[in-house]
Molecule: transfer RNA
Organism: Porphyromonas sp.
Order: sequence, then structure tokens, then C1' cells
RNA sequence: GGCUCGGUAGCUUAGUUGAAUAGAGCAUCGGAUUCCGGUUCCGAAGGUCCUGGGUUUGAGUCCCAGCCGAGUCA
Repeated sequence: GGCUCGGUAGCUUAGUUGAAUAGAGCAUCGGAUUCCGGUUCCGAAGGUCCUGGGUUUGAGUCCCAGCCGAGUCA
């Protein structure tokens, strides 16, 4: 340098048939339980979906360019 795959909450990720308010687990915070803690249960907060453009009534999802990471070929 070419090709392939990936980038979504603090972490791991689902979503790819274009339309629901972008969900889940762990972690965090509050409450219940407990003598206290842990466990368990209930609830809450947390996301400009890597960046910038484009297509579209509508984009996490499609197209283009770039950045970062992994693999592979040389």
C1' cells in the first nucleotide's frame, strides 16, 4: 500500500428488512430486605450510535470521503 471486518451508555454488546420512545447484561446511584455487609428484589440516571458530507418524507441501518482498531496479502 491492496482487500475484509469492526467503531452504539463507564465496560461487554443487540439492532443490518430504512420508520416503535435506540434496548440488554455488568458497573454506578436510590429504595426494600439484613444487627451491618453481601445476596436477592424494585426503581433511577447514563447514548449528539467514530467524524464530515450525500440519498430519502424518514438513516444506528444505504452511498462517498476521512480517522482509529483487528485480520489477511504483498